[in-house]
Source information:
Predicted 3D model of a 74-nucleotide RNA (transfer RNA) from Pseudovibrio axinellae. Rfam family: tRNA. The family's RNA type in Rfam is transfer RNA. Gene Ontology term of the family: triplet codon-amino acid adaptor activity.
């Protein structure tokens, strides 16, 4: 240089093919059981889906540049 996969809550991940409210699991805040610690049960917070654009009533999602990473190849 050219090709592929990959980027979503602190972390590990689904949704993406087939547009239509943004989720799981671990962690975290409270409460309750317990003499405490650990466990278990209930509520709750926490996201401008890598990033500029486009296309559409509507984008995580489709189309295009771009940045990181990693695989292959010259």
């Nucleotide at each position: 240089c050219g090709g592929g996969u990959a980027g979503u809550a602190g972390c590990g991940c689904a949704g993406c093919c087939u547009g239509g409210u943004a989720g799981c699991g671990c962690a975290c805040u409270u409460c309750a059981c317990u003499g405490g610690g650990g466990g278990u049960g209930a509520a709750g917070g926490g996201g401008u889906c890598g990033u500029c654009g486009g296309u559409u009533c509507a984008a995580a999602u489709c189309c295009g540049g771009c940045c990181u990473a990693c695989c292959c190849g010259a």